[in-house]
RNA sequence: CGUAGCUUUCGGGGGCGGGUGUAAUUCCCGCACCGGCGGUGACUCCGAGGGAGUGUUCUCCCGAGGACAGCCCGCGAACCUCCAGGAGAACCAUCUGGGGGUUGAGCCGGUGAAGGUUCGCAACGAACCGUAUUCCGGCGCCGACGGUAAGAGUCCGGAUGGGAGAAAGGAACA
Numbered sequence: 001c002g003u004a005g006c007u008u009u010c011g012g013g014g015g016c017g018g019g020u021g022u023a024a025u026u027c028c029c030g031c032a033c034c035g036g037c038g039g040u041g042a043c044u045c046c047g048a049g050g051g052a053g054u055g056u057u058c059u060c061c062c063g064a065g066g067a068c069a070g071c072c073c074g075c076g077a078a079c080c081u082c083c084a085g086g087a088g089a090a091c092c093a094u095c096u097g098g099g100g101g102u103u104g105a106g107c108c109g110g111u112g113a114a115g116g117u118u119c120g121c122a123a124c125g126a127a128c129c130g131u132a133u134u135c136c137g138g139c140g141c142c143g144a145c146g147g148u149a150a151g152a153g154u155c156c157g158g159a160u161g162g163g164a165g166a167a168a169g170g171a172a173c174a
Base pairs, nucleotide, nucleotide: 002173003172006169007168008167009166010165015031016030017029018028019027032154033153034143035142036075037074038073039072044067045066046065049062050061051060052059053058070141071140079101080100081099082098083097084096085095106139107138108137109136110135115129116128117127118126119125145157146156147155
């Protein structure tokens, strides 16, 4: 360092004011706020370390690795359903494991490595083409289920739960 497993810890954010009304943090008006996990990510940022110099708290080059997406890809959560276990006649709530289904939303402009074409004897030269749903700008859009004196991304609840996963640890094996 690798492999499969084990243990521990961690693992979701956010609304006010006014109006109507018997009743709304749910509707209407105004202004606002939030974004789980993994992947990708030319450009950009950080950077162990290495190298060069006419440098010596300086400059330049290379560079393992890392960071960067609510609306690009996938996953989780929620809901539906099936199978097995629980369940030793049959049936069965809750529960455990697994399969399947369902499961939201982005465009426009700008920038321009790589790459390509042409010119050129050639260059590390010049011109042009050209690449971002991630960068920059603008304008948009989306958000489970149940509850509620009335319809909820932001209130309350299942949930001191589950979870995609993240980090660390010591041991075994090669």
Molecule: FMN riboswitch aptamer (RFN element)
Organism: Rubrobacter sp.